[in-house]
RNA sequence: GCGGGUGUCGCCAAGUGGUAAGGCACAAGCUUCCCAAGCUUGCACUCGCCGGUUCGAAUCCGGUCACCCGCU
Numbered sequence: 001g002c003g004g005g006u007g008u009c010g011c012c013a014a015g016u017g018g019u020a021a022g023g024c025a026c027a028a029g030c031u032u033c034c035c036a037a038g039c040u041u042g043c044a045c046u047c048g049c050c051g052g053u054u055c056g057a058a059u060c061c062g063g064u065c066a067c068c069c070g071c072u
Stems, first nucleotide, its partner, number of pairs: 001071007010024003018055001026042005048064005
């Protein structure tokens, strides 16, 4: 330098054009003498960033950044 892959909540992770699942963690509450466990509720109006297409984009297109793999 060229090609490919990945980037979604603190961590893991689903989602393939129509309001962004779930688990762990965390916060509040219930329960308990206390702790743990259990139960309820809450937690990403900006899905790495910028732009484009579209009535509508995490999702499609272009560019760019970071990391990983391969080639030279």